[in-house]
């Protein structure tokens, strides 16, 4: 240089137009226990890479771009 695919909580992933964005594990706290572990309960934690666009309504749809992997020249 082209094409395609990824980017959503600390990790790891789902949500693919309909509005409070979710789960596992991780992290506090409480319960239990002589302490711990294990187990039960609850909580915090994301303007969904970034800009603009389309729509009553975007994580989704469109066009830029950044970054990251495949393949192709």
């Nucleotide at each position: 240089c082209g094409u395609u695919c990824c980017a959503u909580a600390g990790c790891u992933c789902a949500g693919u137009g309909g509005a409070u964005a979710g789960a596992g594990c991780g992290u506090c706290c409480g319960c239990c226990u002589c302490c711990g572990a294990a187990g039960c309960g609850g909580a915090a934690g994301g303007u969904c890479g970034c800009c603009g666009g389309u729509u009553c309504g975007a994580a989704c749809c469109c066009g830029g771009u950044u970054g990251g992997a495949a393949c192709g020249a």